[in-house]
RNA sequence: CCCGAAAAACGCAAACCCGCGGCAACGCGGGGACGCAAAGCCAUGGGCCAAUGCGCGUGUUCCCGCCAACGCGCAUUGGUUGCCAGGCUGCCGAAG
Numbered sequence: 001c002c003c004g005a006a007a008a009a010c011g012c013a014a015a016c017c018c019g020c021g022g023c024a025a026c027g028c029g030g031g032g033a034c035g036c037a038a039a040g041c042c043a044u045g046g047g048c049c050a051a052u053g054c055g056c057g058u059g060u061u062c063c064c065g066c067c068a069a070c071g072c073g074c075a076u077u078g079g080u081u082g083c084c085a086g087g088c089u090g091c092c093g094a095a096g
Stems, first nucleotide, its partner, number of pairs: 002096001003093002011036002016031006034082001040088003044085003047080012
């Protein structure tokens, strides 16, 4: 250094609830523990999510398909590192 023990020490904290912020995704604080050996840090790439705009489709009825609504695609702006990859840093320690 790799590695991560039916080991120990120190940690983090999902869902859910309360408060606050945000159009929203979601974030922060408190409670709470499903989990985590980087669940410490960085939105750089991919994924996913939200809002807005545009395009296309559906559009109950003879026709049309403007509007609403819904679906899909693209773009923009955000969110997520507890989805994955990448970068930086770090606690402890057996076997190998």
Molecule: c-di-GMP-I-GGC riboswitch aptamer
Organism: Gemmataceae bacterium